[in-house]
RNA sequence: GGACCCGUAGCUCAGUUGGCUAGAGCGCUAUCUUGACGUGAUAGAAGUCUGCAGUUCGAGUCUGCACGGGUCCA
Numbered sequence: 001g002g003a004c005c006c007g008u009a010g011c012u013c014a015g016u017u018g019g020c021u022a023g024a025g026c027g028c029u030a031u032c033u034u035g036a037c038g039u040g041a042u043a044g045a046a047g048u049c050u051g052c053a054g055u056u057c058g059a060g061u062c063u064g065c066a067c068g069g070g071u072c073c074a
Stems, first nucleotide, its partner, number of pairs: 001073007010026004019057001028044005050066005
C1' cells in the first nucleotide's frame, strides 16, 4: 500500500426482507426475604446503535468517506 470482516447498555451478544416504542444474559441500584451474607422475588437505572454525509415517507440495518479493532496479501 491492497483485500476482507467487525464496531449496539459497564461486560458478552441478538436484532430476519429497512417499519411502529432498540432488546437479552451477566453485572449495577432499591425494596422484600435472612441474625448477616448468599440464593430467591419484585421494581428500576443504564444507549449519540463509532463519527460525518447521502438514499428513503422511514436507517442499528442500504451507500460513500473517515476513525478504531482483527485477519490475510504485498